[in-house]
RNA sequence: GAGCCGUUAGCUCAGGAGGUAGAGCAUCUGACUUUUAAUCAGAGGGUCGGGGGUUCGAGUCCCCCACGGCUCA
Numbered sequence: 001g002a003g004c005c006g007u008u009a010g011c012u013c014a015g016g017a018g019g020u021a022g023a024g025c026a027u028c029u030g031a032c033u034u035u036u037a038a039u040c041a042g043a044g045g046g047u048c049g050g051g052g053g054u055u056c057g058a059g060u061c062c063c064c065c066a067c068g069g070c071u072c073a
């Protein structure tokens, strides 16, 4: 210098071919229990790395940049 992959809730990850974000764990509340734990029920929590573009509409398509990984030179 070139190419490919990744960047989504505190953590680990899903989100077939665009239609206004989910799961598990964790946290909080309640139930149960002598208590803790476990179990069950519920709740809060992200605008999807940053910026543009396309579109009626983008996590999802296109471009640039940043960070991480791999490969090549």
Stems, first nucleotide, its partner, number of pairs: 001072007010025004019056001027043005049065005
This is a predicted structure of a 73-nucleotide RNA (transfer RNA) from a Candidatus Poribacteria bacterium. The RNAcentral record of the sequence draws on ENA and MGnify. The same sequence occurs in records of 2 taxa. The organism belongs to Candidatus Poribacteria, within Bacteria. Its mean pLDDT, the model's own confidence on a scale to 100, is 82. Rfam family: tRNA.